RNA sequence: UCAGCCGGUCAGGCAACCGCGCUUCGGCGAGGAAAGUCCGCACUCCACAGAGCAGGGUAGUGGGUAACGCCCAUCCGCCGCGAGGCGAGGACUAGUGGCACAGAGACCAACGGUGGCGAAGGCCACGGUGAAAAGCGCUAAACUCUACCUGGAGCAAGCCCAAAGUGGAACGAUCAAGACAUCUGCUCGAUGAGUUCCAGGUGGGGCGCGAAGAGACCGGUGGUAACACCCGGUCCAAGAGAGAUGGUUGCCUUCAACAGAAUGCGGCUUAUCGGCCAGCUGAUUGG
Repeated sequence: UCAGCCGGUCAGGCAACCGCGCUUCGGCGAGGAAAGUCCGCACUCCACAGAGCAGGGUAGUGGGUAACGCCCAUCCGCCGCGAGGCGAGGACUAGUGGCACAGAGACCAACGGUGGCGAAGGCCACGGUGAAAAGCGCUAAACUCUACCUGGAGCAAGCCCAAAGUGGAACGAUCAAGACAUCUGCUCGAUGAGUUCCAGGUGGGGCGCGAAGAGACCGGUGGUAACACCCGGUCCAAGAGAGAUGGUUGCCUUCAACAGAAUGCGGCUUAUCGGCCAGCUGAUUGG
């Protein structure tokens, strides 16, 4: 210098004007994937004595984690000159099935115009094809077995308040006073108005729901690492519900992607313009 491997990181900036959501009136206001909803949790409601079976899931070994099908380390196998990458890597000495083509035959059966033995039924050996031929054959991305895990539904979960209307109950008076209407002139009674209470929970409202937790970053310590937290320091503010986070202009030479929250979190996967940083490999050249 060229060609690569691997990990991390940024995700246009500034200014002016106009505009939007939330707000404790100080301020704050999308992402690395907010996405797919594929795993794992928190949380909520329902179900549930205990144990087992069935069904579903996972699969070298060890570790990390709240947990995982995630992550780290390592063995083995395969690929690559290499840095590295990939693995659906428990068990065919439980049972069952499958094994293209070729071949007599693909698992102890048949076939043979081969050989031997036998009186015979028959027995033994041989067959040269194949990845594999009787040998603990190969195959579990075949059924299956083994070990471990595993209840269901999901924030439109779910909880609370509660107009109007509906249903029900009491009172609707001889008591200090006052006390309506109809049947009915009077008494009783009934019905109603009215008042109060209860039930359920529609319209609507609140909570769940966001500023504090499995929290982020830096340093230290332990560990190969993932990671941990005992320690020290710094720091956390989108929160709608007809659903906000935008627009215009100027400068930065130019270009500027994929895409946008809806309970929260840990992963995986997928999409993505253009950069930046660290480590490593191979080739070539020069000193």
Predicted 3D model of a 287-nucleotide RNA (Bacterial RNase P class A) from a Chloroflexota bacterium. Rfam family: Bacterial RNase P class A. Rfam classes the family as a ribozyme. Rfam describes the family as follows. Ribonuclease P (RNase P) is a ubiquitous endoribonuclease, found in archaea, bacteria and eukarya as well as chloroplasts and mitochondria. Of the family's consensus pairs, 92% are formed in the model. Taxonomically the source falls in Chloroflexota (Bacteria, Bacillati). The RNAcentral record of the sequence draws on ENA. The gene name in the source record is rnpB.